[in-house]
RNA sequence: GUAAGUAUAACUCAAAGGUAGAGUAACUGUAUGUGGCUCAGUAUGUUCUUGGUUCAAGUCCAGGUAUUUACC
Numbered sequence: 001g002u003a004a005g006u007a008u009a010a011c012u013c014a015a016a017g018g019u020a021g022a023g024u025a026a027c028u029g030u031a032u033g034u035g036g037c038u039c040a041g042u043a044u045g046u047u048c049u050u051g052g053u054u055c056a057a058g059u060c061c062a063g064g065u066a067u068u069u070a071c072c
Base pairs, nucleotide, nucleotide: 001071002070003069004068005067006066007065010024011023012022013021018055026042027041028040029039048064049063050062051061052060
């Protein structure tokens, strides 16, 4: 340089165009002599960015950024 992929909660990942969820972690309570495990709850997201399409975009289209892989 060319081609393809990825970007969503603190982390790992979901989400057939229709109010963004799960597990782990965190916090509060329960329980315990204390701690862990268990159990009951709580909080956390400008969905990388800028535009476009649409009544409606995490999802579709285009540009950009970062990153991974293959080829050169």

Transfer RNA from Annulohypoxylon stygium, 72 nucleotides, folded computationally. NCBI's taxonomy places the organism under Eukaryota, Dikarya, Ascomycota, sordariomyceta, Annulohypoxylon. The sequence is in RNAcentral, with records from ENA.